[in-house]
């Protein structure tokens, strides 16, 4: 934007539009008839005459029909067909027609002979046809007459066209050693001249001139043929007029044929097309030209500027959209074509090859007596059927417009109007004011409160629409006819023209408008609201329901789904959906690109094309500028007018960007000429080279034979083997064959167009460079097809054949190993001829010319110059200004700046695949789709992360060591099964002796029972009572109940208030119930790793970098130095707290050196010395010294030192990762539960046990182990507590025994290993302690389920533990015991203390983790990432496919309708001719050519379809 079409939704008017689909089929009706003023005759009604009557006659008016004359070729309807002079636009007819209609001219004479119709008949069902008789004309036929017209013949004017000749000019191409020319009758032969040319020769082309024919026009004049007519009405003074007509001709509007330039879709995967085909010259035929046709001749004619074939489509004016170029379109409305069921035909006519005309063929409907016969809505309504989808079987001719008529008027389904469809434009309305600091309700919020919302109600106003009523324009004017006036002619009338009044006529329509009356009364919806995109919240749903145009939402908090509210947006309509244009600079002419994005042909040579240097001169095609014609109307645009306004109509005026046709101009480009040298070429000279081809020839090295010398091995790998060797290898000497390569030089050197090219020589051949002169004169650049070349594999003949090596073999390696290594080996590699033609044929960069800072290497050559250089040319290479680049880069060797030509590109994947064509022998090569299908696919560039990349470097990460786990038994967790329950949670690492720092009952969240409901706890209000509590008794498992008893605060005098309990009642309580994936807090875990950032400057288009990188050094982004960065923050050191050294203070409960006391003990006096405890200093800093290092930071060494290079431990965990743990500590959003999931209680379970896992413990012994003696700690704990100490107990432990002690005081306490003594003697033991009986001991309300000890008896498995693991670098590992939390009681778990006390670090390849730097990346959920192929399976489309059914078209041949030409003279004839016969002419019939449908055959192409087979595609 729309001819739409669909949910929802609907009040009005106006203008408009309405089968886009199946050119399928159609029932009714109606859609072109007219004229009595062309004829002739009737029906019937009327009147007149005869007749009684029936009839009958005559005369008016006059149907239906019929001759006859116009008109049914217009207007209307489609859109099949058509790619065409169909259309558009210009033109041309010197090749043409033309009815009615205007103008002019001339004519209008005299006759004949039939037919409908009618009347009788005859066949038929019908449609219809036949025969007799008779008629009339503006029907029809002959004669006269001809001013134009036409035609012949004949003489001239001037024009066009065309054909030949000749001349000239000019140009293009060829041949031959010629032509010519001389001598010969000729064939042919001969003499000169010249080698490469022309003013020769030939053959073509253009031009332009002259001549001659042909032919046509046009005018003149001469002469011949041959052709006309119709009458009617009216008037009449009877004589004619006048009027419509008719004939003959000019001519004229206007319509029409034809012809021709120039535009007019895809497809080259359609490349060759043509036989009347192209032309002649004759001839037919047309209104005309023509190959239209026809016979003859000649061999032509179209085609890359695209023929031919297919495919598609009416075609414009315009519509739509768009800035404009351009794209799409071709309904309505105007122009032009084309069809009228389907195909063919012609008649008739001015006009056809006829929509509503006839004639055959089909097809298909109707009728029917079966013998025949009717039909053709793509007219206007309407039906059917198709389909998403498109209307009344209305009204009128009143207007306009047509056809007949003289006129009235008739017909008009053109038209005008109404109906129906919101299908589209316009206008209008549904109500306007005032109304709360603002109602009800709805929604939202915790609440205040917001929101709906001035919205409403409410007062009041107005009345478009609406209903009812009344008034009432324009569309209407010609008219006919009349009456007045004029005018022309004329004898007069009628009649003719011109003006003025008079006059009739409206379908729409009960309109439009105005008027009054009622009454806010009749009258709003649609989509949207996550972003793009204007507009959000609430509940529900829970990846389910379902939304979506693209991105993409929905797995319990969705602004995204559904609903409600609220908002936003249009508005009598909103949305969807489809098509088409934009945005799309995403075909790019305006206006693109092609190193890496998708794109440079693999490289040369050259064809047509395109492009082309300086000068002049001509010319006027291209260009420019005027003129004139056209560019139909309409639309569209500017004005401007008309309906109230706008749609809508109307009038002017631009414009319609073209096309002819004409006058100019002459720069530029074209052409035509003439010159030039700077483009391009030639020749002289010189110079490099792996350029190409032939042919010779060389030497190392390889195997391989032959001999000698010599033995046990040799090859080969990661490491072997297969392989070789004692039948003598390897090695080594000599000697001899073969074949292929040419070390070294050899170089970001060198040649070539690319492919490529590499030992020497030698001949051929081509290219390129420099310099100088000298010639040619634009001869140049590019190249679509064409050609040629063209690595390496491959292929065909035929050689060759060491060495190498696809294929094959064997050995290894592997899980496999149809690989990678080994050990053979054949094609092949090499040669000669051919073929193949591709590549990462890459600089992924076409070719030429020309302009744009430098600088530093090389190679050829030239100039200057002693040299050292420097300059110039032409190549190779680096780096780099400007410039380009999306970045990387590029940068005189461009990917910059321009010019010219070719090539290619157009989103991935399907696919370089299918098909078809072309080339190949074959492999396969060129060429090259689509369907389906994604939302991306790439390109550089960043940040990181990863790498079985690199560098640097750390850590018990490895190695090296000690000791252990993994096997036992048992402790504990955890899994899994069970269970009425085993409540729950943690689950690689970073869950498993973890939350448990204590589950017999309580814990306790679980199970079963039993019980309660304002609740076991909190608080608020109301009402009622009343101190909380305690104590006892009873039923019961208990909780609960029920009883009795004691008890009754404060202030006030009291009423009464406060407190605090108890009942009953409402708000509330309560939940270890769900979500750690809705949180907060706290945690782990990388990782005590060195990072991690930010300000501000600087690069970058930017993501971003920088700083943080880099040399050094450090444990440490520690510190130093450097640097476009300066700085600075969390981090790391430090600051802190234990711990080693010392000093001062202080000195009781700790110490005791001296001194006193005392049997003995620091026990006492004492004492402040030491130990020690508590405090507060000090001490270590690379400070000193030597050396490394850069004079740095710093790092080895050393001296002092209690300690040394961070002294040793500990707190201390940046930025942030894991949606990492915890809703069960706790706190929280949201959801659930409410006589229960809440809460009380009892007992059961968390303790279960066939099994597997993870942490321990204790062992397997003798470095033990028993027995006995002996010694020496720290840290700590303690009042519902350590508890001495004394009796009893084999012992655990009691004894209502109970001493100190709230603790440097006393108790725990005996520290254990150790040491000393002494048994055992390698044994399932005097190891080892499970288990299991017994008897006990503690704790508690209670040790069955389910505790710990003790004594006594039992004595299990176990002999050092497979694969694997784990922990420790010094006061460590490994042993040994002591404490403490927790807690009645209960540790082998956990914290924490001391005792004794070791091994070992070569080192950083590797294994694990980590840090920087840098490199790759197709990963970014980030390597546990991505991602490739087969196989299963489902669905899609496509290809092949034995073959099948169809369509189109084509070829040859057979029938061969109608009919038109043509024969033909069988038949039949009125006109005319002829006295007659008869003849002329005509009809019919018969025949001929052509012919449509139709048939056979063969073969093109094209759609369905197909058993089965191929791949692709999406899950």
């Nucleotide at each position: 934007a729309c001819g739409a079409a669909c949910g929802c939704u609907g009040g009005c008017g106006g203008c408009g539009c309405g089968u886009c689909u199946u050119a399928a089929g159609c029932a009714u009706g109606c859609a072109a008839g007219u004229c009595g003023a062309g004829c002739g005759a009737u029906a019937a009604u009327c009147g007149g005459g005869g007749g009684c009557a029936a009839c009958u006659u005559c005369g008016a008016u006059g149907a239906a029909a019929g001759c006859g004359g116009c008109g049914g070729a217009c207007u209307g309807g489609u859109g099949a067909g058509u790619a065409a002079c169909g259309c558009g636009u210009g033109g041309a007819u010197a090749a043409c027609c033309u009815g009615c209609c205007u103008u002019g001219a001339g004519g209008c004479u005299g006759g004949g002979g039939a037919u409908a119709g009618c009347c009788g008949u005859u066949a038929g069902a019908a449609a219809u046809a036949g025969c007799g008789g008779g008629u009339a004309a503006u029907a029809c036929c002959g004669a006269a007459u001809a001013c134009g017209a036409u035609c012949g013949u004949c003489c001239g004017g001037c024009c066009g066209c065309u054909u030949a000749a000749u001349u000239u000019u000019u140009u293009u191409g060829a041949a031959a050693g010629a032509a010519g020319a001389g001598a010969g009758a000729a064939a042919c032969u001969u003499a000169u001249a010249a080698u490469a040319c022309a003013c020769g020769u030939c053959a073509g082309a253009a031009a332009a001139a002259u001549u001659a024919g042909g032919u046509g026009g046009u005018u003149g004049g001469a002469u011949g043929a041959a052709g006309a007519a119709a009458g009617g009405a009216g008037c009449u003074a009877a004589g004619g007029c006048u009027c419509c007509g008719c004939c003959u001709u000019a001519a004229g509007a206007g319509g029409g044929g034809u012809c021709c330039g120039c535009g007019u879709c895809c497809c080259a995967u359609u490349a060759g097309c043509u036989a009347g085909u192209u032309g002649g010259a004759g001839g037919g035929g047309u209104a005309a030209c023509g190959g239209c046709c026809c016979g003859c001749c000649a061999a032509g004619g179209c085609g890359a500027a695209g023929a031919u074939g297919g495919g598609u489509a009416g075609c414009c004016g315009g519509c739509c959209u768009g800035a404009g170029a351009g794209g799409g379109c071709g309904a309505a409305c105007g122009g032009c074509c084309a069809c009228a069921c389907u195909g063919g035909g012609a008649c008739u006519g001015a006009g056809a090859u006829a929509c509503g005309g006839c004639c055959c063929a089909g097809a298909c409907u109707c009728c029917u007596a079966c013998g025949g016969g009717a039909g053709g809505c793509a007219g206007c309504a309407g039906c059917u059927a198709a389909g998403a989808a498109u209307a009344u079987u209305c009204c009128g001719c009143a207007a306009u417009g047509g056809g007949c008529g003289a006129a009235a008027g008739c017909c008009u389904g053109a038209c005008g109007g109404a109906g129906c469809g919101a299908c589209g434009c316009c206008g209008c309305g549904u109500g306007g004011a005032u109304g709360a600091c603002g109602a009800a309700g709805g929604c939202c919020g915790a609440a205040a409160g917001g929101u709906u919302g001035u919205a409403a109600a409410a007062u009041u106003c107005u009345u478009u629409u609406g209903c009812g009523g009344g008034c009432g324009a324009a569309g209407a004017a010609g008219a006919a006819g009349g009456c007045g006036g004029g005018c022309a002619g004329g004898g007069a009338a009628u009649g003719g023209c011109c003006c003025g009044c008079c006059g009739g006529u409206g379908a729409c329509g009960c309109c439009g408008g105005c008027c009054c009356g009622c009454g806010a009364a009749u009258a709003a919806g649609c989509c949207c609201c996550g972003g793009c995109u204007a507009a959000u919240u609430a509940c529900g749903u829970g990846c389910c329901a379902g939304c979506a145009g693209c991105c993409g939402c929905g797995g319990u908090a969705a602004c995204a789904c559904g609903u409600a509210a609220g908002g936003g947006g249009c508005g009598a309509g909103c949305g969807u959906u489809g098509u088409u244009c934009g945005g799309a600079a995403u075909u790019a002419u305006u206006g693109g690109g092609c190193g890496u994005a998708a794109a440079g042909g693999g490289c040369g040579c050259g064809u047509a094309g395109g492009c082309g240097g300086c000068g002049c001169c001509g010319u006027a095609a291209g260009u420019c500028c005027g003129g004139c014609g056209u560019g139909a109307a309409a639309u569209a645009u500017c004005g401007g007018g008309g309906c109230u306004c706008a749609a809508c109509c109307c009038c002017g005026g631009g414009g319609c960007u073209g096309c002819g046709c004409u006058g100019g101009a002459a720069a530029c480009u074209g052409c035509g000429g003439u010159g030039c040298u700077u483009g391009a070429g030639u020749c002289a000279c010189g110079g490099a080279g792996g350029g190409g081809c032939a042919g010779c020839c060389g030497g190392a090295a390889u195997u391989c034979c032959u001999g000698g010398u010599g033995u046990a091995g040799g090859g080969g790998u990661g490491a072997a083997a297969u392989c070789u060797g004692u039948a003598g290898a390897u090695a080594u000497c000599a000697g001899g064959a073969a074949g292929a390569a040419c070390a070294c030089c050899g170089g970001c050197a060198g040649c070539g167009a690319a492919g490529g090219c590499g030992g020497g020589c030698u001949g051929c051949c081509a290219g390129c460079c420099g310099a100088u002169g000298a010639c040619u004169g634009a001869c140049g650049c590019u190249g679509a097809g064409g050609c040629g070349c063209g690595a390496a594999a491959g292929u065909g003949c035929g050689g060759g054949g060491a060495g190498c090596a696809a294929a094959c073999a064997g050995g290894a390696u592997u899980a496999g190993a149809u690989a990678c290594c080994c050990u053979g080996g054949u094609a092949g590699u090499c040669c000669g001829c051919g073929c193949c033609g591709u590549a990462a044929a890459c600089g992924a960069u076409g070719c030429g010319c020309a302009c744009u800072a430098g600088g530093c290497g090389u190679c050829g050559g030239g100039g200057c110059g002693a040299g050292c250089g420097u300059u110039c040319c032409g190549g190779u290479g680096c780096c780099g200004a400007a410039g380009c680049g999306a970045a990387c880069g590029c940068g005189g060797u461009a990917a910059g700046u321009g010019c010219g030509c070719c090539g290619c590109c157009u989103g991935g994947g399907g696919a370089g695949u299918a098909u078809g064509c072309c080339c190949g022998c074959a492999a396969g090569g060129g060429u090259g789709a689509a369907a389906c299908u994604c939302a991306a696919a790439g390109g550089a560039a960043u940040u990181g992360a990863c790498g079985g990349g690199g560098g640097c470097c750390c850590g018990c990460a490895c190695a090296a060591g000690c000791g252990g786990u993994g096997g036992a038994g048992c402790a504990u967790g955890u899994g899994g099964u069970u269970u009425a329950a085993u409540u729950c949670g943690a689950u690689g690492g970073u869950a498993c002796g973890c939350g448990a720092g204590g589950a017999a009952c309580c814990u306790u969240a679980c199970c079963u029972g039993g019980g309660u409901u304002u609740g076991a706890c909190a608080u608020g209000c109301a009402g009622g009572g009343g101190a909380a509590a305690g104590a006892c008794g009873c039923c019961g498992a208990g909780a609960u109940g029920c009883g009795u008893c004691c008890g009754c605060g404060c202030a006030g005098c009291a009423a009464u208030g406060c407190g605090c309990c108890c009942c009953u009642g409402u708000g509330c309580a309560g939940g270890u119930g769900c979500u750690g994936c809705a949180u907060g807090g706290c945690u782990g875990u990388c990782g005590u790793c060195a990072g991690c950032u930010c300000g501000u400057g600087c690069c970058g288009u930017g993501a971003g970098g920088u700083g943080u990188u880099g040399g050094g050094u450090u444990a440490a982004g520690u510190c130093c130095c450097g640097c476009a960065a300066c700085g600075a923050g969390c981090g790391c050191a430090a600051c802190c707290c234990c711990u080693a050294c010392c000093g001062c203070c202080a000195g009781u409960u700790a110490c005791c050196a001296g001194c006193a006391g005392g049997a003995a003990a620091g026990c006492u006096g004492g004492g402040g010395a030491c130990u020690c405890u508590g405090g507060c200093g000090g001490a270590a800093c690379u400070g000193c010294c030597g050396g490394c290092g850069a004079c740095a930071a710093g790092c080895c060494g050393g001296a002092g030192g209690a300690a040394g290079g961070c002294g040793g431990g500990g707190a201390u965990g940046a930025c942030g990762u894991c949606a990492a743990g915890u809703c069960a500590u706790c706190a929280u959003g949201g959801c659930c539960c409410u006589u229960a999931u809440g809460u009380c209680c009892a007992g059961g379970g968390c303790u279960a046990c066939a099994c597997a896992c993870g942490u321990g413990c204790u062992a397997c012994a003798a470095u033990g182990g028993g027995c006995g003696g002996u010694a020496c700690a720290a840290c700590g704990u303690g009042a519902c507590g350590c508890g001495a100490g004394u009796c009893c107990g084999c012992g655990a432990g009691g004894a209502u025994u109970g001493a100190g002690c709230g603790a440097a005081a006393c108790c725990u306490g005996g520290a254990a290993a150790g040491c000393c003594g002494u048994c055992c003697g390698u044994a399932g033991u005097u190891c080892g302690g499970a288990u299991u009986g017994a008897a006990g001991u503690c704790u508690g309300a209670a040790a069955c389920c389910c505790g710990a000890c003790u004594u006594c008896a039992u004595g299990a498995a176990g002999g050092u533990g497979g694969a694997a693991u784990c922990g420790c670098u010094a006061g460590u590992a490994a042993u040994c015991g002591c404490g403490c939390a927790u807690c009645a009681g209960c540790a082998u778990g956990g914290c924490g203390c001391g005792g004794u006390g070791a091994a070992u670090a070569c080192g950083u390849u590797c294994c694990c983790g980590g840090g920087c730097c840098u490199u790759g990346u197709a990963c970014a959920c980030a390597c546990c990432g991505c991602c490739c192929g087969u196989c299963a399976c489902a669905c899609c489309a496509u290809c092949c496919g034995a073959g099948u059914u169809g369509g189109a078209g084509g070829u040859a041949c057979c029938c061969g309708a109608a009919g038109c030409c043509g024969g033909u003279a069988g038949u039949c004839u009125a006109a005319c001719c002829g006295c007659a016969a008869g003849g002329g002419g005509g009809a019919c019939g018969c025949u001929g050519u052509c012919g449509a449908a139709g048939g056979u055959a063969c073969g093109u192409u094209u759609a369905g379809u197909g058993a089965g087979g191929a791949g692709g595609g999406u899950g």
Molecule: small-subunit ribosomal RNA
Organism: uncultured Spirochaetota bacterium